[in-house]
RNA sequence: CGAUGCGUGGCUCAGUUUGGUAGAGCGCUACGUUCGGGACGUAGAGGUCGCAGGUUCAAAUCCUGUCGCAUCGA
Numbered sequence: 001c002g003a004u005g006c007g008u009g010g011c012u013c014a015g016u017u018u019g020g021u022a023g024a025g026c027g028c029u030a031c032g033u034u035c036g037g038g039a040c041g042u043a044g045a046g047g048u049c050g051c052a053g054g055u056u057c058a059a060a061u062c063c064u065g066u067c068g069c070a071u072c073g074a
Base pairs, nucleotide, nucleotide: 001073002072003071004070005069006068007067010026011025012024013023020057028044029043030042031041032040050066051065052064053063054062
């Protein structure tokens, strides 16, 4: 320098194929249960999807640029 992949709650990931209300598990908070803790149950908070721009009635999803990480090649 080039190619490919990845970037989404605190963590690990799904959702992109076919654009249409942002989700799961773990974790966290409160309550119940317990002598207390753990486990279990119920409820709740927490992300506008790496960043910027474009297309569209509507973008995590499509297009362009850019940043970071990984692999491969030179």
Molecule: transfer RNA
Organism: Lachnospiraceae bacterium